[in-house]
This is a predicted structure of an 82-nucleotide RNA (transfer RNA) from a bacterium. It was read from a public genome assembly. Its Rfam family is "tRNA". Its family is annotated with triplet codon-amino acid adaptor activity in the Gene Ontology.

RNA sequence: GGGAGGGUAGCGAAGUGGCUAAACGCGGCAGACUGUAAAUCUGCUCCCUCUGGGUUCGGCGGUUCGAAACCGUCCCCUCCCA
Numbered sequence: 001g002g003g004a005g006g007g008u009a010g011c012g013a014a015g016u017g018g019c020u021a022a023a024c025g026c027g028g029c030a031g032a033c034u035g036u037a038a039a040u041c042u043g044c045u046c047c048c049u050c051u052g053g054g055u056u057c058g059g060c061g062g063u064u065c066g067a068a069a070c071c072g073u074c075c076c077c078u079c080c081c082a
Stems, first nucleotide, its partner, number of pairs: 001081007010026003018065001027045006046054003058074005
């Protein structure tokens, strides 16, 4: 330099244009159980004035009634070729 794949919650990871504040696992917090701890089980785990509302998916811009998902561009990572 050419080609391909990828960037999503603290970490990993799923995610047909609307059913997604985002499953699932790990981690964290609280509780149950236990002589203690571990294991196991339950709940919570972006923010707020919490039956609800707000803002998010690498950056910027665009398409659309509506974008994590589509398009353009830039940045970063991995693999293959040279």